[in-house]
Context: one part of a larger RNA
Molecule: large-subunit ribosomal RNA, domain VI
Organism: Clostridia bacterium
């Protein structure tokens, strides 16, 4: 911008693509065939191996500032306790996210047309012949069938359901204005995200941040008291301290305000 008035909801599929993969063992059975050694079609069941989708509960990894150890130094007037720098100083841990090597889960099934191929009937050409006329079985290939996308599919569909037939020019199609469902533009954001878009939300609010409470990391603070000459340990006290996680909770900020949006063959 189109979809024959303007929103806004479900859902339908012309057409696209994505995926197709095995082994092994048990069992039917030591059975059918085999003199014997071997040794099964069909059919049922288990378990894997690559591949692939999704997700983080369990197993691991990250987790630039969550918690703790600890050297070197400057600083905080000393002690104590702290801050800076030194690859995050440097170890040991680690919440959410991310993430594989973790978990789960898929290539089943069925079904139509039919390759080779077998075959039924059957003539040409009294017999044969699967083929000529007709039937039938038939593969991981092919179309459906699962799975995503998908009405600019201009062939522009279908559906519930909202809001209407105002004003002023032209009086023929229109043109303009404020509106009306509705929507943006602002603003708080994250399960979205390079911008955009998407989604939650803007006081008739829990949309972010602060609080409080939990949850889970850390792993026992700091003062103080006691034992010890003292490093040090013990008790107050599963202690303090915690970034993204959860739940309450208007303290802060999403105020205010603007703009677009029908009038219909």
């Nucleotide at each position: 911008c189109g979809c024959a008035g303007g929103a806004a909801u479900u859902a339908u599929g012309a057409g696209a693509g994505u995926a197709g993969c095995u082994g092994u063992c048990c069992u039917u059975a030591g059975u059918a065939c085999g003199a014997g050694a071997g040794g099964a079609c069909c059919g049922g069941g288990a378990u894997g191996g690559a591949c692939g989708u999704a997700c983080c509960u369990c197993c691991g990894g990250u987790g630039c500032a969550c918690c703790a150890g600890u050297u070197g130094u400057u600083c905080c007037g000393c002690c104590a306790g702290g801050a800076g720098c030194a690859u995050a100083g440097c170890u040991g841990g680690g919440u959410a996210g991310c993430u594989g090597u973790g978990u789960a889960c898929g290539g089943a099934u069925g079904u139509g047309a039919g390759a080779a191929a077998c075959g039924c009937u059957g003539a040409a050409g009294g017999c044969a012949u699967c083929u000529a006329a007709g039937c039938g079985u038939g593969a991981a290939a092919c179309g459906c069938a699962c799975c995503u996308c998908a009405a600019g599919a201009u062939g522009a569909g279908a559906u519930a359901u909202c809001c209407c037939a105002u004003a002023g020019c032209a009086c023929a199609a229109g043109c303009u204005a404020g509106u009306a469902a509705g929507a943006c533009c602002c603003c708080u954001u994250g399960c979205a995200g390079a911008c955009u878009a998407c989604a939650a939300g803007g006081u008739u609010g829990a949309u972010a941040g602060g609080u409080c409470a939990c949850a889970g990391g850390u792993g026992g603070a700091a003062g103080c008291g006691c034992a010890g000459u003292a490093a040090u340990g013990c008790g107050u006290g599963c202690a303090g301290c915690u970034g993204a996680g959860u739940g309450a909770u208007a303290c802060u900020a999403a105020u205010a305000g603007g703009u677009c949006g029908a009038g219909g063959g």